[in-house]
Molecule: SAM riboswitch aptamer (S box leader)
Organism: Sporanaerobacter acetigenes DSM 13106
RNA sequence: GCCUUAUCAAGAGUGGUGGAGGGAAUGGGCCCUGUGAAACCCGGCAACCUAUGGUCUUUGACUGUGAGGUGCUAAAUCCCACAGAAUAGUAUUCUGAAAGAUGAGGU
Numbered sequence: 001g002c003c004u005u006a007u008c009a010a011g012a013g014u015g016g017u018g019g020a021g022g023g024a025a026u027g028g029g030c031c032c033u034g035u036g037a038a039a040c041c042c043g044g045c046a047a048c049c050u051a052u053g054g055u056c057u058u059u060g061a062c063u064g065u066g067a068g069g070u071g072c073u074a075a076a077u078c079c080c081a082c083a084g085a086a087u088a089g090u091a092u093u094c095u096g097a098a099a100g101a102u103g104a105g106g107u
Base pairs, nucleotide, nucleotide: 001107002106003105004104005103006102007101008100013042015041016040017039021032022031023030026081027080028079029078043073044072045071047070048069049068050067051065052064053063054062055061056060077099082096083095084094085093086092087091
């Protein structure tokens, strides 16, 4: 890098360094940002895996604890674009894809 699978409307800073961008890609929006962006450190959050218990309808589900491995730490994955449905009169809502992010397994 690719494949499979699960989750993605919750949660997480009055810190330090830094010094202009950032919010995945393309397009259209709309936001954040010198009252300090990205990135790094510290802190924090708790999704998955590992460890160790408990409960149950027991080869699975739920739940507690501790540490570790990643991850995350503005706004629903910030919203929409593709398809369908509903409702009302040209918009709104819902569903499913596609794409993305993260974990785990495989290659």